[in-house]
Context: one part of a larger RNA
RNA sequence: UGACGGGGGCCCGCACAAGCGGUGGAGCAUGUGGUUUAAUUCGACGCAACGCGAAGAACCUUACCUGGCCUUGACAUCCAGAGAACUUUCCAGAGAUGGAUUGGUGCCUUCGGGAACUCUGUGACAGGUGCUGCAUGGCCGUCGUCAGCUCGUGUCGUGAGAUGUUGGGUUAAGUCCCGUAACGAGCGCAACCCCUAUCCCUGGUUGCUAGCAGGUAAUGCUGAGAACUCCAGGGAGACUGCCGGUGACAAACCGGAGGAAGGUGGGGAUGACGUCAGGUCAUCAUGGCCCAUACGGGUAGGGCUACACACGUGCUACAAUGGCCGGUACAAAGGGCGGCGAGCUCGCGAGAGUCAGCGAAUCCCUUAAAGCCGGUCUCAGUCCGGAUCGGAGUCUGCAACUCGACUCCGUGAAGUCGGAAUCGCUAGUAAUCGUGCAUCAGAAUGGCACGGUGAAUACGUUCCCGGGCCUUGUACA
Numbered sequence: 001u002g003a004c005g006g007g008g009g010c011c012c013g014c015a016c017a018a019g020c021g022g023u024g025g026a027g028c029a030u031g032u033g034g035u036u037u038a039a040u041u042c043g044a045c046g047c048a049a050c051g052c053g054a055a056g057a058a059c060c061u062u063a064c065c066u067g068g069c070c071u072u073g074a075c076a077u078c079c080a081g082a083g084a085a086c087u088u089u090c091c092a093g094a095g096a097u098g099g100a101u102u103g104g105u106g107c108c109u110u111c112g113g114g115a116a117c118u119c120u121g122u123g124a125c126a127g128g129u130g131c132u133g134c135a136u137g138g139c140c141g142u143c144g145u146c147a148g149c150u151c152g153u154g155u156c157g158u159g160a161g162a163u164g165u166u167g168g169g170u171u172a173a174g175u176c177c178c179g180u181a182a183c184g185a186g187c188g189c190a191a192c193c194c195c196u197a198u199c200c201c202u203g204g205u206u207g208c209u210a211g212c213a214g215g216u217a218a219u220g221c222u223g224a225g226a227a228c229u230c231c232a233g234g235g236a237g238a239c240u241g242c243c244g245g246u247g248a249c250a251a252a253c254c255g256g257a258g259g260a261a262g263g264u265g266g267g268g269a270u271g272a273c274g275u276c277a278g279g280u281c282a283u284c285a286u287g288g289c290c291c292a293u294a295c296g297g298g299u300a301g302g303g304c305u306a307c308a309c310a311c312g313u314g315c316u317a318c319a320a321u322g323g324c325c326g327g328u329a330c331a332a333a334g335g336g337c338g339g340c341g342a343g344c345u346c347g348c349g350a351g352a353g354u355c356a357g358c359g360a361a362u363c364c365c366u367u368a369a370a371g372c373c374g375g376u377c378u379c380a381g382u383c384c385g386g387a388u389c390g391g392a393g394u395c396u397g398c399a400a401c402u403c404g405a406c407u408c409c410g411u412g413a414a415g416u417c418g419g420a421a422u423c424g425c426u427a428g429u430a431a432u433c434g435u436g437c438a439u440c441a442g443a444a445u446g447g448c449a450c451g452g453u454g455a456a457u458a459c460g461u462u463c464c465c466g467g468g469c470c471u472u473g474u475a476c477a
Stems, first nucleotide, its partner, number of pairs: 001477002003474003007471007015461002019425005026316008034307002042053002064302004069297002073125001077124002079121005086103001089100004107114002127291002130289003136285002138280003141276001143274001148187006154163003167178003193268004198236007208225002212223003239262001242256005318418001322377007334365003339358002343354004384415001389410007431453007
């Protein structure tokens, strides 16, 4: 100087408390451990691994296993020889591959040949998701959006180093003020950026429709309009600016006015010096090591989907604030041409047939659902719950056996609110309801985004956890 303390002081954070909803019990989904297996590819392991890499394993992916194959190789550069490239058909085979076969003669040319491509051969070499993240780059997680981390000059100290950065106030903040052997400065904080909340200006189609006119079963449907909504460009607005109080005449704090918004308005992006030899050699790059008819390459099938069990994360429930049936209202944000697909017809349905419109503020996905109105069920393992299984189908795809999603009929399991323990959340939040998108042929209860309805509680900081500053002890570095 740090680090640590079941030392002290001050102060924060959904850290506790106060409250609401969960997890832990059930069934299922998913990840992991374990076990099994020819293989169940690999990585990730307290927080910060475990719906994680994977924004999507039937083949492919695929890295694993088994069988059958190749050896200058699936890919790159160089050399030699041959042939344009390319293409048709047949046979054997699970395919890879092997054998046979048809058409074709192009472009440039100094007629030697050349360019592109294919085949054969030789070796230089290719190739490796093989090892080492404790050899590395890059990227990322974490402490933590915590308020800290440092430097120049000066001063003090033999020196390590200190001071500044400590102190008194204050703040979300090393934020600001005052004091001060310090005076300044840098990286962080804040602001500048984006979205959102109010208003104004400009513009007016594909969006809008108040007044006027026409028309319809109905609809901005048409003429028209530029008010309103909205869209998207510009601007205004919030700054403790104003008033009162407290304070040290400061910074600031408390209350108030005005205002759409008030003291950082709400949200996002943004992550200092560093820590964890944190994670990644399997995104990529890369040193070293290793393989070289195999640890490389292509292929079919299988596996990654196994199942006594254990854990994590979720979904659906256990019902009446509910289930079912009928009627009816109101979103936002996205996506669409190998696409979204209206309408009509068929089907109980998944869907099929046909086909209009739309590269989309125009057409489509697109009926939002919870809600509201009416009816029914009356506390029961039930008209709750839907697992499991049987049968029949639809769709995608070369192909749904291992191993897809969905539909219909039947079947109806566990489950009556969950032990010890444990998680999230402070407001348009939790809870609850539906909608869309990425990946994607198909395949979400996951992920990301969107809106609808919309709470309760916070006395307080003694205690648990994490963190910041000062101080103290130390046999630790």
Model confidence (mean pLDDT): 87 of 100.
The part of an RNA shown here (small-subunit ribosomal RNA, 3' major domain) has 477 nucleotides and comes from uncultured Marinobacter sp.
It matches the Rfam family "Bacterial small subunit ribosomal RNA".